[in-house]
Context: one part of a larger RNA
């Protein structure tokens, strides 16, 4: 000095972003004993404490139990092999899934809540089709979305955007009808010009034909009325006002579809901030309990509490203890040195 170990006085987290590593306590044996809390199942081996050998002897079929003695620092007496433990928040409800090789969670799943679609040749998925899955099922069934067990609950807006219904009106395509015009062929008559063939004109009819142009007919869609939010979403501003002061139940106005209800609240959200008080500590930007003026919480992108459970995350305390005050010492193994 090391991808390896063992020990260490006083002290015991002062180490450190952080008990990270390491210690320790410890049989899922027996007796005993066990709190809040709760979904009554659980927490729980909670926590705690004692016992373990061998001799006798008495019950006992045994297993063992009880009295009695014996020995040692020690009797699950070696080996193997075998939990730290506890108060309190936070998120997820649990078991499980996951980034093969830098993330194992709070992320995904999920039971159970809810909306939509589907009547069977189902919906919807693959396929150019044939055809397959759905399902050899049939609305207690299948398919897609959202929330994520269980409690208590889930507020206001339909103005926009989606969807869904509806059919008066308005607008609207090809396609079809009928017209105007343009080319273009041939015909008919008809002018002029020729003797005549035949040419240029008008006309009339008939064919072919144009990214020309009126007019009629003309479906869903838009405009248009309803509905609809566990559909995509929104969920106000100024002024003033009470026998101190503050504040403002209460008034006014101006907006709007409708102005954010319960519940929580400096929060996995709080900028200002280390907010403000009150705990713990000698001494706490972290915690916890409040407070609410929420920069910028809030009701299935759920909201708010929760037993149980988490190789998850924060904070307290015990036990430990070389992480530390501060290093020493040994063993292996590598390197020097000497032989």
């Nucleotide at each position: 000095g090391c991808a390896u170990c063992c020990u260490c006085a006083a002290g015991g987290a002062a180490c450190u972003a952080g008990g990270c590593a390491a210690a320790a306590a410890a049989g899922c044996g027996g007796c005993c004993g066990u709190a809040a809390g709760u979904u009554c199942g659980c927490a729980a081996u909670a926590a705690g404490g004692c016992c373990u050998g061998c001799c006798c002897u008495u019950c006992g079929c045994a297993a063992g139990a009880a009295g009695g003695g014996c020995c040692g620092c020690a009797g699950c007496g070696a080996a193997a092999g075998u939990a730290u433990c506890u108060c309190u928040g936070g998120c997820g409800a649990c078991u499980g899934u996951u980034u093969a090789c830098u993330a194992a969670a709070a992320a995904c799943a999920c039971a159970g809540c809810u909306c939509c679609c589907u009547g069977c040749a189902a919906a919807c998925u693959c396929g150019u089709a044939a055809g397959a899955g759905g399902a050899c099922a049939u609305a207690u069934a299948g398919g897609g979305g959202g929330u994520g067990a269980g409690a208590c609950c889930u507020g206001a807006c339909c103005g926009a955007u989606g969807c869904g219904a509806g059919a008066a009106g308005g607008u609207u395509a090809a396609c079809g009808g009928u017209g105007g015009g343009g080319g273009u062929u041939u015909u008919u008559c008809u002018a002029u010009a020729g003797c005549a063939a035949u040419a240029u004109g008008g006309u009339a009819a008939a064919g072919c034909u144009c990214a020309c142009u009126g007019c009629c007919c003309g479906a869903a869609g838009c405009c248009c009325u309803c509905g609809u939010c566990a559909a995509u979403g929104u969920c106000g501003g100024c002024c003033g006002u009470a026998a101190c002061u503050a504040u403002a139940a209460c008034g006014g106005u101006c907006c709007u579809a409708a102005g954010g209800u319960a519940g929580c609240g400096c929060a996995a959200u709080u900028c200002c901030u280390u907010g403000u008080c009150g705990g713990g500590u000698a001494a706490g930007u972290u915690c916890c309990g409040a407070c609410g003026c929420g920069c910028a919480c809030g009701a299935a992108a759920g909201g708010u509490g929760u037993a149980a459970c988490g190789a998850c995350u924060g904070g307290g305390g015990g036990a430990c203890u070389g992480u530390c005050u501060c290093g020493g010492g040994g063993a292996g193994c590598a390197g020097c040195c000497c032989g």

Model confidence (mean pLDDT): 83 of 100. Large-subunit ribosomal RNA, domain IV from a groundwater metagenome, 339 nucleotides, folded computationally.